[in-house]
Context: one part of a larger RNA
RNA sequence: GAUUGAACGCUGGCGGCAUGCUUUACACAUGCAAGUCGAACGGCAGCGCGGGAAGCUUGCUUCCUGGCGGCGAGUGGCGGACGGGUGAGUAACGCAUGGGAACGUGCCCUGCGGCGGGGAAUAGCAUCAGGAAACUGGUGGUAAUACCGCAUACGCUUUAAGAAGGAAAGCGGGGGAUCUUCGGACCUCGCACCGCAGGAGCGGCCCAUGUCCGAUUAGCUUGAUGGCGGGGUAACAGCCCACCAUGGCGACGAUCGGUAGCUGGUCUGAGAGGACGACCAGCCACACCGGGACUGAGACACGGCCCGGACUCCUACGGGAGGCAGCAGUGGGGAAUCUUGGACAAUGGGGGCAACCCUGAUCCAGCAAUGCCGCGUGAGUGAAGAAGGCCUUCGGGUUGUAAAGCUCUUUCGUUGGGAAAGAAACUACGGGCGCUAAUACCGCCCGGAACUGACGGUACCCAAAUAAGAAGCACCGGCUAACUACGUGCCAGCAGCCGCGGUAAUACGUAGGGUGCGAGCGUUAAUC
Numbered sequence: 001g002a003u004u005g006a007a008c009g010c011u012g013g014c015g016g017c018a019u020g021c022u023u024u025a026c027a028c029a030u031g032c033a034a035g036u037c038g039a040a041c042g043g044c045a046g047c048g049c050g051g052g053a054a055g056c057u058u059g060c061u062u063c064c065u066g067g068c069g070g071c072g073a074g075u076g077g078c079g080g081a082c083g084g085g086u087g088a089g090u091a092a093c094g095c096a097u098g099g100g101a102a103c104g105u106g107c108c109c110u111g112c113g114g115c116g117g118g119g120a121a122u123a124g125c126a127u128c129a130g131g132a133a134a135c136u137g138g139u140g141g142u143a144a145u146a147c148c149g150c151a152u153a154c155g156c157u158u159u160a161a162g163a164a165g166g167a168a169a170g171c172g173g174g175g176g177a178u179c180u181u182c183g184g185a186c187c188u189c190g191c192a193c194c195g196c197a198g199g200a201g202c203g204g205c206c207c208a209u210g211u212c213c214g215a216u217u218a219g220c221u222u223g224a225u226g227g228c229g230g231g232g233u234a235a236c237a238g239c240c241c242a243c244c245a246u247g248g249c250g251a252c253g254a255u256c257g258g259u260a261g262c263u264g265g266u267c268u269g270a271g272a273g274g275a276c277g278a279c280c281a282g283c284c285a286c287a288c289c290g291g292g293a294c295u296g297a298g299a300c301a302c303g304g305c306c307c308g309g310a311c312u313c314c315u316a317c318g319g320g321a322g323g324c325a326g327c328a329g330u331g332g333g334g335a336a337u338c339u340u341g342g343a344c345a346a347u348g349g350g351g352g353c354a355a356c357c358c359u360g361a362u363c364c365a366g367c368a369a370u371g372c373c374g375c376g377u378g379a380g381u382g383a384a385g386a387a388g389g390c391c392u393u394c395g396g397g398u399u400g401u402a403a404a405g406c407u408c409u410u411u412c413g414u415u416g417g418g419a420a421a422g423a424a425a426c427u428a429c430g431g432g433c434g435c436u437a438a439u440a441c442c443g444c445c446c447g448g449a450a451c452u453g454a455c456g457g458u459a460c461c462c463a464a465a466u467a468a469g470a471a472g473c474a475c476c477g478g479c480u481a482a483c484u485a486c487g488u489g490c491c492a493g494c495a496g497c498c499g500c501g502g503u504a505a506u507a508c509g510u511a512g513g514g515u516g517c518g519a520g521c522g523u524u525a526a527u528c
């Protein structure tokens, strides 16, 4: 000098864009952060509509009724493995770069083939019982895209090559003929479903190289190194096991100890290098601490389950409940780090045919000079060089065109008025094409009204009034730009280094003046 997720002191007008617990991975009150689908299912607790009955106060109350809109709880499906947080652990195939072969893959895309026929349960519900509660048990009956078989098997799997094994589910829209038990069958379209193959994206695994300090850590290793056989996995493998062999690593630093998430990058530097890894992005690890598996395409699973532990809470003392390193917020720690805000309008995600619902992701707003950038605090004129202050050799000098005065301007701020973009899709409708028995439905393409804004009456524009509301901080001995007076008297104090202060201190304190920067300026800490 540059830099910072900074802090502290003094000061503080506005705006834009960023950033904001670096410390106790300490403990957490409260609210919210993952749901959704009635076009899978039986249903109907509540709400609204319709129908019926009764009472009457004549437009209300009560009761019945799943007929309709819908829908609590429940079964079922998909999602809760993403998104969000943190950096404890980890010196490791964890990460980075480059390769590799023995793998998996829900949703999505492409292709081929299929979707036939049965069955037994179970929750909700009813009822009985236990318990303070959390909740639990018995009995009865019921549905499905839940569950189990049978049939079939282009692919698929196993194989001793003969053979054997193994699937599926329906729901909704529309409809001419035919049939009908009047429910529908049937046809067709859409969405689902099953098998196989391929793809895309994603993931698991292996290898090479690189990846901090200590030798006052020199030897380390027994599943250890390899083989054979087996088990196991989606997959290779001592991954695991039995047996056999005795290997394997190490001064090119093994092992041990300490420290640490890694990278793209960031800061600095002419570069080489050094230091760092906040924000943003990729990967990893973790979710009160330790362990375990279940479900599933995917987890050994932050807001799932089980066990042990510590802690907190409830309890009828028998037993239960909980996990903010999600967003806010609280206590504590600390030099120190924000609102218990708004909205799903946009982008994205989950579910759904859709309408839509959910979304503390996200977009916004709030707080903080924490940083960067921009703007303002006025402009011109004005010598009687006013007054006052300070200095003085008492002549004067200086503050100083500075002020006042005069003439202007009105950014920002204030008040009032106007006023965007961010929002065009989905969809209605029209046309064309496809599908089809069909001018239904549905799909695709083109056109396309109307609707939709948290921010917010915000940005921006116009008008009005008035110089009106807006300057400080550090320094002035040398380094280093900037000097005098008074006070003090080795005191009080200053100080980055050299050093100042013991009676004329440009070095302490105050004042006048000056210098530097300026909504900041200094100090401290840290890095180069």
Base pairs, nucleotide, nucleotide: 001528002527003526004525006524007523008522009521010520013375014374015373016372017371018370019368020367021333026331027330028329030328031327032326035078036077037076040075041074043071044070047069048068049067050065051064052063053062054061055060056059085286086285087284094211095210096209097208098207099206100205103203104202105201108199109198110197111196112195113194114193116150118148119147125140126139127138128137129136130135156165157164158163170191171190172189173188174187175186178185179184212258213257214256219249220248221247224246225245226244227243229241230240231239261283262282263281264280265276266275267274268273288309289308290307291306292305311322312321313320314319339365341364342363343362347361348359349358350357351356378408379407380406381405388399389398390397391396412469414464415463416462417461418460422455429447430446431445432444433443434442472517473516474515475514476513477498478497479496483512484511485510486509487508493500494499
Predicted 3D model of a 528-nucleotide part of an RNA (small-subunit ribosomal RNA, 5' domain) from Phyllospongia foliascens. Its Rfam family is "Bacterial small subunit ribosomal RNA". The prediction has a mean pLDDT of 86.